[in-house]
Molecule: Bacterial large signal recognition particle RNA
Organism: soil metagenome
RNA sequence: CCGUGCUAGGCGGGGUGCUAGCGGUGCCCUGUACCCGUAAUCCGCUCUAGCGGGGCUGAAUUCCCUCUCGAGGGGCUCGAUGCCCGGGGUCAGCGCCCCGUUUUGAGGUGGUGAUGGUCAGGUCCCGUCGCGAUGGAGGCCCGUGAACCAGGUCAGGUCCGGAAGGAAGCAGCCUUAAGCGGUCACCUUCAGGCGCGACGGGAGUGCCAGACCGGAGCUUUGAAGCGGUGGUCGCGCCUCGGGAACGGCUUCGACAGGAGGGUGCACGG
Numbered sequence: 001c002c003g004u005g006c007u008a009g010g011c012g013g014g015g016u017g018c019u020a021g022c023g024g025u026g027c028c029c030u031g032u033a034c035c036c037g038u039a040a041u042c043c044g045c046u047c048u049a050g051c052g053g054g055g056c057u058g059a060a061u062u063c064c065c066u067c068u069c070g071a072g073g074g075g076c077u078c079g080a081u082g083c084c085c086g087g088g089g090u091c092a093g094c095g096c097c098c099c100g101u102u103u104u105g106a107g108g109u110g111g112u113g114a115u116g117g118u119c120a121g122g123u124c125c126c127g128u129c130g131c132g133a134u135g136g137a138g139g140c141c142c143g144u145g146a147a148c149c150a151g152g153u154c155a156g157g158u159c160c161g162g163a164a165g166g167a168a169g170c171a172g173c174c175u176u177a178a179g180c181g182g183u184c185a186c187c188u189u190c191a192g193g194c195g196c197g198a199c200g201g202g203a204g205u206g207c208c209a210g211a212c213c214g215g216a217g218c219u220u221u222g223a224a225g226c227g228g229u230g231g232u233c234g235c236g237c238c239u240c241g242g243g244a245a246c247g248g249c250u251u252c253g254a255c256a257g258g259a260g261g262g263u264g265c266a267c268g269g
Stems, first nucleotide, its partner, number of pairs: 001269006009057003012030005020046005034054005063262006072252005078247002081244001083242002086239003091236001093235002095232003098228012116213004121208003124202009134191006141182004150175004158167003
């Protein structure tokens, strides 16, 4: 150096998450690079870091390491951008509302007396009284209503009498007492969360109306201007927080291509 047969190794990798740590299942990015079982209330290991079983390839273009490239992911807070939620009105900004005032326009009303003032009222509250209504009760009225202890009349019968006559008196009938029932109107009485009026006391200037004084305004609405330790978060502004994308720093890093380096055993020639 060549040939044959083995073994180490390889048959995806990375990020994230979980973990004392490692790997897997999970999610994501690359990419196509065996099969079966197992596994997020996890599964299996211990710096030699999936476990169990099987298959292919196999010491080099194919395995291992380093450099270059850099898809993609993670972290940080900085920059500036715009979005969303909340807060801020003695934010000195704008807008809006409110108040006051000036000017102007269109009305209404007013010498049959405006604004205003004085007097004395009503409306509001409390109390008393009167009348009415309502409700309750009673009376009047009607009906019923007493075996005997209410009355009148008392058949029959009873009693007195020689007789003529008289007496008491049950039943029945009539009228009533107590009681029971009813009642439109009428009378009396009682009641108050009913109505009206009168009187007295209170409250009050909000409204209404009257008398007097007085003598020219009062009021509605639109527009513009000015003012306000007035109000309002509607806009701007300030600010707490949230998430998005871009840039920056940092970290890990697939694939591909290139460069460099490293690495067995046995037998035979």